Context: one part of a larger RNA
């Protein structure tokens, strides 16, 4: 000096408590174990693994198995020797297919000091090439994580033999080592804060593609006109306990109140000290060292990664009347668009198909938001709840859906009547609920990331359970 204590003292945080909603029960979807298996490639395992690596496994991907095939290799430099029928485009024929044999058409490979030089092709032998092979316990990067915790450190001075302590403790504030007062300390450094983005108010410039008070047209901002008013782009203002009361110690600061669109860190994101866990990744990249070199390297075809007594995490729909269906009708933001998104129109009961206008997009298009209103029905049933699974026919995609995709339709109608100890999120435009859009991507989402509709309840307080700070105390522990 630390750690720990079922030792003390003060403080915090959806910790707990008050509440609203799941999970643990069902059926599907997803991963993970576990059996299977020729292979069910690999890695991640307590919070910190498990809808994670995967922002998308039909083939490719693909690392995994089966068979077929190659051997200076699919890829880099380098040597010699031969050739510039090397390149491109395509046929046959034999094989799953790589790949082998045989043709056709096309093309003066470039430079040149006329020697060559460079490129390409094939052959030889060789250095080498490749390895998604091992080791995250040899590494770098990157990234979890206690933690957006409030804490880690340093100089010089002082104190003590020394390890060190002091400075950071101590009385108050604070979200906060924040910030005032004391004080052998007196300063600084990295955190904290602010500075950076947005989103809420105003206001100045501008009016197109955007908007429509007034005027005129009218189905329509359509169209003449307008730039008021919404919005958009940029650029400023504003909020600092600034004012006013109380309250502290005349301080920091706290509570209240007033203006204010906004009050006390205005809400939100970006941002992550010193270090800990030999945390994770050699399968992103790089890399030391080990291994394999006619194979542990290249290439194909088919499978598999989708298996299924079972077990666990994460979702999805549901068990209904605050509800199902059926008509009519209202109102969003944010994205994305050229091998693209595609409108009218027409054909189909739909999936989709036919068409193609316009649009590199404040002009076109995606796109009808949904739940909400209204008004009818059903009247507590395993039901007009709920959709699992199965036939049956069809639709995109894409060489190609059997193994194994998605969607429509017709029929079928399975569990399931709020879930046992147990546990999990959330304190405000949150939670619940509703739909929308993007990335990946040819196609495939109930994931993931982002968007907006409508919108609660409760917090008495810290005894206690979990984590954490500071102090203090005891230890046979480092």
């Nucleotide at each position: 000096u630390g750690a720990c204590g079922g030792g003390g003292g003060c403080c915090c945080g959806c910790a707990c408590a008050a509440g609203c909603g799941g999970u643990g029960g069902a059926g599907c979807a997803u991963g993970u174990g576990g059996u299977u298996u020729a292979a069910u490639u690999c890695g991640a395992c307590g919070c910190a693994a498990c809808g994670c690596g995967a922002a998308g496994a039909a083939c490719c991907u693909u690392a995994c198995c089966a068979g077929c095939u190659u051997u200076u290799g699919a890829c880099a430099u380098g040597g010699a020797c031969a050739u510039u029928g090397g390149g491109g485009u395509u046929a046959g024929c034999g094989g799953a297919g790589a790949c082998g044999c045989u043709g056709a058409c096309u093309u003066u490979c470039a430079u040149u000091u006329a020697g060559u030089u460079g490129g390409g092709u094939g052959u030889c032998a060789c250095a080498c090439a490749g390895g998604u092979g091992c080791u995250g316990c040899a590494u770098g990067g990157c990234u979890g994580u206690c933690g957006u915790c409030a804490g880690c450190u340093c100089g010089u001075g002082u104190c003590g033999u020394g390890a060190g302590a002091u400075g950071u403790u101590g009385g108050g504030u604070u979200a906060a080592g924040u910030c005032c007062c004391g004080c052998g300390a007196c300063g600084a450094g990295c955190g904290c804060a602010a500075c950076c983005c947005u989103c809420g108010c105003c206001u100045u410039u501008a009016g197109u593609u955007g908007c429509c008070a007034u005027c005129a047209u009218c189905a329509a901002g359509u169209u003449g006109g307008g730039c008021a008013c919404u919005c958009u782009a940029a650029a400023g203002g504003a909020a600092c306990c600034g004012c006013c009361u109380a309250u502290g110690a005349u301080a920091a600061g706290u509570a209240g109140g007033a203006g204010g669109a906004a009050g006390g860190u205005g809400g939100g994101g970006a941002u992550g000290a010193c270090g800990u866990c030999a945390a994770g990744u050699c399968c992103u990249c790089a890399u030391g060292g080990c291994c394999c070199u006619u194979a542990c390297g290249g290439g194909c075809u088919g499978g598999g990664c989708u298996a299924c007594a079972c077990a666990c995490g994460u979702g999805c729909u549901a068990c209904a009347a605050u509800g199902g269906u059926u008509a009519u009708u209202a109102c969003a933001g944010a994205g994305g668009g050229a091998a693209g998104c595609g409108a009218a129109c027409c054909c189909g009961a739909g999936a989709g198909g036919g068409g193609g206008a316009g649009c590199a997009a404040a002009u076109c298009c995606u796109a009808u938001a949904a739940a909400a209103a209204u008004a009818a029905u059903c009247u507590c049933a395993g039901u007009u709840c709920g959709g699992a699974u199965u036939g049956a026919g069809c639709u995109c995609u894409g060489c190609a859906a059997c193994u194994c995709g998605a969607g429509c339709u017709c029929a079928u109608g399975a569990a399931g009547u709020u879930g046992g100890a147990a546990u999990c999120g959330c304190u405000a435009g949150u939670a619940a609920u509703c739909g929308u859009g993007g990335a990946u991507c040819a196609g495939c989402a109930u994931g993931c990331c982002a968007c907006g509709g409508u919108g609660a309840a409760u917090a008495c307080g810290u005894u206690c359970c979990c984590g954490g700070g500071c102090c203090u105390u005891g230890u046979a522990c480092a």
A computed fold for a 478-nucleotide part of an RNA from an uncultured rumen bacterium, annotated as small-subunit ribosomal RNA, 3' major domain.
The RNAcentral record of the full RNA draws on ENA and SILVA.
Its mean pLDDT, the model's own confidence on a scale to 100, is 84.